[in-house]
RNA sequence: AACUAAGGUAGAGGUGCAAAGAUUAAGAGUAUCAUAGUUGAGGUAAGCACAAUGACACUAUGAGAAAGGAAAAUUUGCCGAAGUGAGUAAGCUAACGCUUUAAAGCUACUUGCUGGUUUUGAUUAGAAUAUAAGCAAAACUGUCACAAUUUAAAGUUUGUGGAGAGCUAUCAUUCAA
Numbered sequence: 001a002a003c004u005a006a007g008g009u010a011g012a013g014g015u016g017c018a019a020a021g022a023u024u025a026a027g028a029g030u031a032u033c034a035u036a037g038u039u040g041a042g043g044u045a046a047g048c049a050c051a052a053u054g055a056c057a058c059u060a061u062g063a064g065a066a067a068g069g070a071a072a073a074u075u076u077g078c079c080g081a082a083g084u085g086a087g088u089a090a091g092c093u094a095a096c097g098c099u100u101u102a103a104a105g106c107u108a109c110u111u112g113c114u115g116g117u118u119u120u121g122a123u124u125a126g127a128a129u130a131u132a133a134g135c136a137a138a139a140c141u142g143u144c145a146c147a148a149u150u151u152a153a154a155g156u157u158u159g160u161g162g163a164g165a166g167c168u169a170u171c172a173u174u175c176a177a
Base pairs, nucleotide, nucleotide: 001174002173007171008170009169010168011167014079016078017077018076019075020074023071024070032063033062034061035060036059037058038057042050045100046099047098048097082114083113084112085111086110087109088108090107091106092105093104115141116140117139118138119137120136121135123133124132125131143162144161145160146159147158148157150155
């Protein structure tokens, strides 16, 4: 200097990423159950069971949850950490007594995009003004390259641009000195 199976190993960016999480708020005085009354035939995605010995719904009284999502001391694993779009295949979950099952969700693989964080905007999801996701714009920041500036040099400062299949260090392979 080049090549190589994107070679191996170790690192850096910082309100850095992800998982678990004592504890906590909200969900909610909601769903639901019981009693009394009114009404009078269905209720379910569908079927069975159930139902005038009163379905569904409403009022009053009494009792009264949970899930998903969120904050969090602390702990663990890490730096394509991780997130997200599409596709494939199988399995699992799933509608109030049971069965089947759609949408949807979870898991795995393949592939595309995003260096990281923050703010704003509308959209989607959500009980929500919490929060999350993608899209657009702006700002900050790390890294490399180029141009200029300054410096004995290393470096500093300014601007532009690229992308993590990157960057830094080191080892291996090949070639040259």
The prediction has a mean pLDDT of 76. This is a predicted structure of a 177-nucleotide RNA (Lysine riboswitch aptamer) from Clostridium cavendishii DSM 21758. The model forms 98% of the base pairs in the Rfam consensus. The RNAcentral record of the sequence draws on Rfam and Ribocentre.